[in-house]
Context: one part of a larger RNA
RNA sequence: GCCUACGAGUUGCGUCUCUCCGGCGAGGCUAAGCGCUUCAGGCGCGGGAGCCGUAGCGAGAGCGAGUCUGAACAGGGCGUUCAGUCGGAGGGAGCAGACGCGAAACCUAGUGAUCUACCCAUGUCCAGGGUGAAGGCGCCGUAACAGGCGCUGGAGGCCCGAACCAGUUUCCGUUGAAAAGGGCUUGGAUGAGAUGUGGGUAGGAGUGAAAGGCCAAUCAAACUGGGAGAUAGCUCGUACUCCCCGAAAUGUCUUUAGGGACAGCCUCGGACGUGUCCGCGUGAGGUAGAGCUACUGAUAGGAAGAGAGGGCUUCAUCGCCUAUCGAUUCCUGACAAACUCCGAAUGCGCGCGGAUCAGAGUCCGGGAGUGAGUCGUCGGGUGCUAAUAUCCGUCGGCGAGAGGGUAAGAGCCCAGACCAACAGCCAAGGCCCCCAAGAGCAGUCUAAGUUGAGACGAAACGAGGUGACACCGCAGUGACAGCUAGGAUGUUAGCUUGGAAGCAGCUAUUCAUUCAAAGAGUGCGUAACAGCUCACUAGUCGAGCGGCGUUGCGUGGAUGAUGAGCGGGCAUAAAGACUGCCGCCGAAGCUUUGGGCGCGGCGAAGAGCCGCGCGGUAGGGGAGCAUUCCGGACGGCGCCGAAGGCGUGACGCGAGUCGCGCUGGAGCGUCCGGAAAAGAAAAUGUAGGC
Repeated sequence: GCCUACGAGUUGCGUCUCUCCGGCGAGGCUAAGCGCUUCAGGCGCGGGAGCCGUAGCGAGAGCGAGUCUGAACAGGGCGUUCAGUCGGAGGGAGCAGACGCGAAACCUAGUGAUCUACCCAUGUCCAGGGUGAAGGCGCCGUAACAGGCGCUGGAGGCCCGAACCAGUUUCCGUUGAAAAGGGCUUGGAUGAGAUGUGGGUAGGAGUGAAAGGCCAAUCAAACUGGGAGAUAGCUCGUACUCCCCGAAAUGUCUUUAGGGACAGCCUCGGACGUGUCCGCGUGAGGUAGAGCUACUGAUAGGAAGAGAGGGCUUCAUCGCCUAUCGAUUCCUGACAAACUCCGAAUGCGCGCGGAUCAGAGUCCGGGAGUGAGUCGUCGGGUGCUAAUAUCCGUCGGCGAGAGGGUAAGAGCCCAGACCAACAGCCAAGGCCCCCAAGAGCAGUCUAAGUUGAGACGAAACGAGGUGACACCGCAGUGACAGCUAGGAUGUUAGCUUGGAAGCAGCUAUUCAUUCAAAGAGUGCGUAACAGCUCACUAGUCGAGCGGCGUUGCGUGGAUGAUGAGCGGGCAUAAAGACUGCCGCCGAAGCUUUGGGCGCGGCGAAGAGCCGCGCGGUAGGGGAGCAUUCCGGACGGCGCCGAAGGCGUGACGCGAGUCGCGCUGGAGCGUCCGGAAAAGAAAAUGUAGGC
């Protein structure tokens, strides 16, 4: 892992509540007991004790269709109308282990020191080698000591190193040879040493050269039995079928936040008779917008300007000036969620009319689930006019929604799947090939593979890319570009300066002359000149040229780490972009044909007919199938072959049922009822097998 078996809403209650069925009914019912009998169970007798109901109100005394409060003959509260009760079944609640499995723990009574920690008693063990303390003796030495030398001696948590004890480093081992080992290496090895035997200390206790270590492979509180099915607002699991409806992830409160209570939303039953949409009418309101010499506040420029500061003057007052500040007023301009002189559209309330009668509405009662939501549009707050961010509102979707599109992709676009069809039409989106349908038609643009992408990158800014439009100017009296020629004179203007001559710099009514035209000079150049060139002019040429603006498509800006890529192939008068048009493809949409089911209406009817409907998680409701057992019936079936098994066929929407063949070898069914140890794929489920 697979197979087989087992495996989870049960049972009790003289507790409550609701629905259905039945008995009796202003009443209803017996309980314990006794007798008979059964596999379970049931039947009969007796018992009226007692329970519920028939009257309530009040704390009570008490009063009573009333009563309490109260001074009240006031008002108000609760009552006065409305049938109950017993049994059975079912839904739900309560108390019990209460759907099943699961703690970490707590308490109690015991069992453990054959492991290990420490202690007590008594034993045992430590090859060999080295060092050479004290002391002693001798000699020297001292006044005597001290001291020195030699020998002797044999001390030490001394040295080296086996046994022994330990466990440093590394390799191996890691379903091991081993639930801690093996190899190399290493530390101690006369000591706070190692070890044998016997004994002691016990669970909030021991023991601990102290690591929360050890206390029998278990230790921040051992192990075993018991309380015990502890508790678990947590996790996991919870078993057959079909049909109808179908949520929530919100509000308030919560030692509350992943749990609850009440409300909201779902479902079932009953009652009522309205709900929704549109039109008209009528209301409330202060948002969007707008406005502010309409308030509050903020605010840019200007004018006037009380007052303040500064200066002048004076003995002082007065007065004069002002490049500073400035209330306030005026003009112009503009701002605000917590400003408003104003003020919509929507939405909301009500009335009337119309449409629609809807799995619409309201109320009462039974049962829930939900109370982590999430994305998108629009209106906002927070944030950075950041976030698949966060918090509200609004609608839509997902959640609980399949199908088509978007290459792929819960929340986007299209569209809501009862079943079947080798029928048709469309939606979004597409029609060169992958790939169903147009290399469709007409016009224009793009040369960047731009693009073929909604967002799959991009802006400020830059550019004789190219298309369209508009305006201004020049032009056959010849424009623009090119080419030829000229481009002069006073003069090297003046100043400055070493120099300054058109061209370092400064100044200037930068003037005048000759001219077809030519600046006291546009740029290069020189030390300064020179030189080249331009403006300007003529000639040549012969038709458009120049400027500015708006706009379409493109272009630069544009840098990332393994190989690129529009989904791919690929595509350039397109298979790109823009505009118009025709056709086609395309879904579980719509239609057509057949079938099934539900609800409503008409029917006596579950014949039929008409209408509407049938996506679905949590969840509510309904109808069924199967298993085991019991009662009754079939005076059922069975060795001429039961159950079970293997195959096969038929029926049923399905759970399943029936027939036939083989196997098997002794029991089993059908119908009407009843009762449950009543359905497994999941629980790191339990056991066995493989």
The part of an RNA shown here (large-subunit ribosomal RNA, domain II) has 690 nucleotides and comes from Candidatus Cryptobacteroides excrementigallinarum. The prediction has a mean pLDDT of 84. Lineage of the source: Bacteria > Pseudomonadati > Bacteroidia > Bacteroidales > Candidatus Cryptobacteroides.